[in-house]
RNA sequence: AGAGUUUGAUCCUGGCUCAGGAUGAACGCUGGCGGCGUGCCUAACACAUGCAAGUCGAACGGGGUGCUCCGAAUGAAGGUUCGCUGGAAUUUGGAAACACCUAGUGGCGGACGGGUGAGUAACGCGUGGGUAACCUGCCUUUUAGAGGUGAACAACAGAGAGAAAUCGCUGCUAAUACACCAUAUGCUUACAGAGUCGCAUGACUCAGUGAGGAAAGAAUUUCGCUAAAAGAUGGACCCGCGUUUGAUUAGCCAGUUGGUGAGGUAACGGCUUACCAAAGCAACGAUCAAUAGCCGGCCUGAGAGGGUGGACGGCCACAUUGGAACUGAGACACGGUCCAAACUCCUACGGGAGGCAGCAGUGGGGAGUAUUGCACAAUGGGCGAAAGCCUGAUGCAGCAACGCCGCGUGAGUGAAGAAGUAUUUCGGUAUGUAAAGCUCUAUCGAUGGGGAAUAAAAUGAAGGUACCCAAGUAAGAAGCCCCGGCUAACUACGUGCCAGCAGCCGCGGUAAUACGUAGGGGGCAAGCGUUAUCCGGAUUUACUGGGUGUAAAGGGAGCGCAGGCGGUACGGCAAGUCUGAUGUGAAAGCCCGGGGCUCAACCUCGGUACUGCAUUGGAAACUGUCGAACUAGAGUGUCGGAGGGGUAAGUGGAAUUCCUAGUGUAGCGGUGAAAUGCGUAGAUAUUAGGAGGAACACCAGUGGCGAAGGCGGCUUACUGGACGAUAACUGACGCUGAGGCUCGAAAGCGUGGGGAGCAAACAGGAUUAGAUACCCUGGUAGUCCACGCCGUAAACGAUGAAUACUAGGUGUCGGGAGGCAUUGCCUUUCGGUGCCGUCGCAAACGCAGUAAGUAUUCCACCUGGGGAGUACGUUCGCAAGAAUGAAACUCAAAGGAAUUGACGGGGACCCGCACAAGCGGUGGAGCAUGUGGUUUAAUUCGAAGCAACGCGAAGAACCUUACCAAGUCUUGACAUCCUCUUGACAGACAUUUAAUCGUGUCGUCUCUUCGGAGCAGGAGUGACAGGUGGUGCAUGGUUGUCGUCAGCUCGUGUCGUGAGAUGUUGGGUUAAGUCCCGCAACGAGCGCAACCCUUAUCCUUAGUAGCCAGCAGUAAGAUAGGCACUCUAGGGAGACUGCCAGGGAUAACCUGGAGGAAGGCGGGGAUGAUGUCAAAUCAUCAUGCCCCUUAUGUUUAGGGCUACACACGUGCUACAAUGGCUGCUACAAAGGGAAGCGAUCUCGCGAGAGUCAGCAAACCUCAAAAAAGCAGUCCCAGUUCGGAUUGUAGUCUGCAACUCGACUACAUGAAGCUGGAAUCGCUAGUAAUCGCGAAUCAGAAUGUCGCGGUGAAUACGUUCCCGGGUCUUGCACUCACCGCCCGUCA
Repeated sequence: AGAGUUUGAUCCUGGCUCAGGAUGAACGCUGGCGGCGUGCCUAACACAUGCAAGUCGAACGGGGUGCUCCGAAUGAAGGUUCGCUGGAAUUUGGAAACACCUAGUGGCGGACGGGUGAGUAACGCGUGGGUAACCUGCCUUUUAGAGGUGAACAACAGAGAGAAAUCGCUGCUAAUACACCAUAUGCUUACAGAGUCGCAUGACUCAGUGAGGAAAGAAUUUCGCUAAAAGAUGGACCCGCGUUUGAUUAGCCAGUUGGUGAGGUAACGGCUUACCAAAGCAACGAUCAAUAGCCGGCCUGAGAGGGUGGACGGCCACAUUGGAACUGAGACACGGUCCAAACUCCUACGGGAGGCAGCAGUGGGGAGUAUUGCACAAUGGGCGAAAGCCUGAUGCAGCAACGCCGCGUGAGUGAAGAAGUAUUUCGGUAUGUAAAGCUCUAUCGAUGGGGAAUAAAAUGAAGGUACCCAAGUAAGAAGCCCCGGCUAACUACGUGCCAGCAGCCGCGGUAAUACGUAGGGGGCAAGCGUUAUCCGGAUUUACUGGGUGUAAAGGGAGCGCAGGCGGUACGGCAAGUCUGAUGUGAAAGCCCGGGGCUCAACCUCGGUACUGCAUUGGAAACUGUCGAACUAGAGUGUCGGAGGGGUAAGUGGAAUUCCUAGUGUAGCGGUGAAAUGCGUAGAUAUUAGGAGGAACACCAGUGGCGAAGGCGGCUUACUGGACGAUAACUGACGCUGAGGCUCGAAAGCGUGGGGAGCAAACAGGAUUAGAUACCCUGGUAGUCCACGCCGUAAACGAUGAAUACUAGGUGUCGGGAGGCAUUGCCUUUCGGUGCCGUCGCAAACGCAGUAAGUAUUCCACCUGGGGAGUACGUUCGCAAGAAUGAAACUCAAAGGAAUUGACGGGGACCCGCACAAGCGGUGGAGCAUGUGGUUUAAUUCGAAGCAACGCGAAGAACCUUACCAAGUCUUGACAUCCUCUUGACAGACAUUUAAUCGUGUCGUCUCUUCGGAGCAGGAGUGACAGGUGGUGCAUGGUUGUCGUCAGCUCGUGUCGUGAGAUGUUGGGUUAAGUCCCGCAACGAGCGCAACCCUUAUCCUUAGUAGCCAGCAGUAAGAUAGGCACUCUAGGGAGACUGCCAGGGAUAACCUGGAGGAAGGCGGGGAUGAUGUCAAAUCAUCAUGCCCCUUAUGUUUAGGGCUACACACGUGCUACAAUGGCUGCUACAAAGGGAAGCGAUCUCGCGAGAGUCAGCAAACCUCAAAAAAGCAGUCCCAGUUCGGAUUGUAGUCUGCAACUCGACUACAUGAAGCUGGAAUCGCUAGUAAUCGCGAAUCAGAAUGUCGCGGUGAAUACGUUCCCGGGUCUUGCACUCACCGCCCGUCA
């Protein structure tokens, strides 16, 4: 820093999506250790249990305990002279001293600390100020003081009430509790005076008079008490500025705004109250609604910003909900009081108790958040003189990968590149030095031992913790996501639009790098992915930093209040602006530099920074403001011309229609064609007269006027604006303009007129499948006028207004000036209105002094498409409706401009048997053949508009054959390899069978160095063979088609941001992108043409098997001879617009002519550009993948491919006299021939048979050419036409003609008398017609491919049909019109 995605491709606009960072997170898979942090975001939901605020006996009276002493009573053990002694122990009373405990009175503290974020849009918070309008316990400093008196109330005692909580009654008592008196410098207050100071209310100081108010002791180091003045700390109030969204919330407020008096407060104040006034707030957004604790900071970002406010720190608010005060220095008080409410609990039913948003913990909610732990050792807090007590603050520990940081899971060596796995073209490759093996080490964990600091004298919860040492084992420690592009990383198998994936584009329909698995790879790593949210990328709300002609977007137009902006020169001020200083901007955090934990995270010290606010000194250019000027902006005056500018009144002619009258007769009218309609009751037409309404031909013009809408006969009246000239006047008076007001086409609405023509609606006639349309005949609102509404249009230049500047050229309208001249021309100037065009701009198209250029000011509007200008609400309207104007949901696009094609019942030009002009067919009949369909055991398969259908098939009786029903074989019919065996195999015969198969008999290899080798058969084993099985949409090759159409491209250059264009377009010309000329193109390639074959003419060479002019010769070119001719086949020539004339541009070329066998490509063929149709073929062949493997392979005989209600294609034969039949007579070309062609002869009516000559062929042969010609006959008929069908008898081929061959003879003699709609071929040796040959082939053509014979007609022409080419235009198509797309229904 960008990327993907709209298109066939391009540029742009524009949205969607991704890569980054972050989190109080959650979920999935996985999980070794440590450090530092963090942990109910949801139900401010409800809470069991324990703890979280007490302390002081050095304030007080009691009470209790211990110790000591005294008194009394009892009196153990032991001793004893039994008298007693002894005195433990017990009970009891007292005392002073001592020590301890504490219910109560009293003091201080429970207003801190801790929690939560419900409320709050607020002086709540932040920041900076103010208080001359205030308070402040404990603490510090200073000054002064503490004299006396008194009365109570708890505790306690007594007797009670109640279940309890608790509460009365009587009596006693102390104090640092309470009350009173005295004193009081200060203090408070009232009165009046002087001085100083302040922005003001006022403050301070001094002196005077009057009034008022204090105290407490305890102890012996000291701690307290009272008054006053200061300080510090903490608080209170006020003010400036800042602080979310909505106008589909526009008006709000009644103590409300102000004043006076009073009250209240620590204090100001409507804080409260009485009275008076009627104010106050609001478009700079009041009020209302919604949402929200605010900040330091945190996340992100280059920054500006955007988001956020969990932990830590500051402030605020709250403590079950709502309200209230009391006490106190401080509260309207989380663990205080009272009241009300809800809920929970206890109860003897009468009453009571409670408040985890303290720490743990429970239930609930939820995707989701921890222990009913230890300690006051440290740091702090409360009380106390202190010891000390209390402290869920805090310090620690526990749980959780929730986050950040650090470490480890081993290191070296190790190629037989092991095994396994995956893949493979089977050779290998990958995993991979990876493992194993060998050598080494011990961080962490585990085991054992030692052992701190935190603590200044004692005191350590954490904790036997951190840390250190030892021994010893590679052992105990790796996963997650991804691998089509974006985005680093690829293969195999499975699946087959299924299962599934997916953040966007999208992937999956049998070869998926996108699904699932595996191998491999990439990334991160004790984590990795997913989900959610925020910022970024997104300049996609644009302050930095966007736009509005056509992509979303200029208000329909004007006037104008507020607001914003504003000409020239001078002076003052200093609000903005710039600058210096001061204060503040808490700490933490960020940043920089040090330091401490082994490093880091983390902690800590110092320094920057905190872009801000306030105060103050200065500067004066610019903005502002004040003063006083100017005239270039703006306005006024004077003169002048132009104009469909507006309003009102009057007036004119043409035309339509209607009425009256005349003439006149059968139609008129209307259309693509008609009909409805009008007309013999007299229309249309025509003449004359009249009525009425509306609109104003020509002039008329990218001409004029107007703000826009708009304005057109003529005249008059009233009236607005612009322009030119002049330079007399004013002196910035200007520009824009949210709201507001006014104007505003057509249609529509209301009231009243008017109504000729036109004409929604409506009616009728046509058209049509229908026709609620287009066309026609009628026709009402309306159109017109007056008044009033409506307020919208593609109200458009799709372009807001104003000002200034920025090359030119050329028209036109209205004025002016100058020069020359005299219909005028030239130069120039101001204002309008057009075109072209440079710079510049623009995505391009285009704009270009009338900007979409360069700048400034102001307004309006836009932020993906659809939903939707819809819904709701509001305002306006008589209504119609207008204005304002969403969301849910849904898509990954929608869109602009331009490009290449394709397409158009768009245009221009051109071509083709494309039409037309002709000739002959098909479609009707019979048959042949192919196809569909049907049938069948099977009727094998393929081909499907042209471009499948006499096609693959140049030839199915068996074979072919792939199909069917059966019978065999299983390493196989065929190939290679291995092992064993045999010496053959082949062949012949026999047997068996439907046949193959099988069985038997005969038959019995070559070479040799004798080891064996080769070859062949048999048997076996597995690798494999085999498949006309699938996929022509996995392929090669081959082919069809557009189309033998004239096209298709490239290099360099140039143009364009680019796709692309140019070249290849244009003017001519051609069969042709053929050639010429021109041209930002110049060249080139594949095509065209030519080169090739054949045919037409001639020459030459060569003459056998060909030919015969002359000569010899014959039945005969049979022979001698010859090669002149024909012919054959080698080589040449010839035709090139070369020549002439005309046209054309002096070109290319065209037209005509000469010569020539042939003339403008001479005729025909071969030759098929880039590409199109996923065109055809896996069944010619080859081939990937899939499938079958005693069968989907192989083989055998039989059947089938030949079926037959039917439909279609292609042909043959006909329907006859241009003919049929019979006889006779002519003339070809091109081919074939050895398992062949077969002469002659004989036989047969014939198909053919027999015999055999010749010929591997210019020799022999197939072979007869037929139409034609010459005769004869038939006489228009279902015939002497036509030959189907059928019967009988045969021939030939072949193992074999039943299914199922061809041919022959005789007999039979069907349909058919020229064919509907429709449709095909052909432009000259062509169509038509006639026969001949060949391939395939044993046999089997009406098919196919060739050959010659006879031999026409017509083409005016390109309007139309079909196909094609070039240019151009439109386009929302590009799978390309067989497109796209709209509505309805399912």

This is a predicted structure of a 1386-nucleotide RNA (small-subunit ribosomal RNA) from an uncultured bacterium. The RNAcentral record of the sequence draws on ENA and Greengenes. Its mean pLDDT, the model's own confidence on a scale to 100, is 84.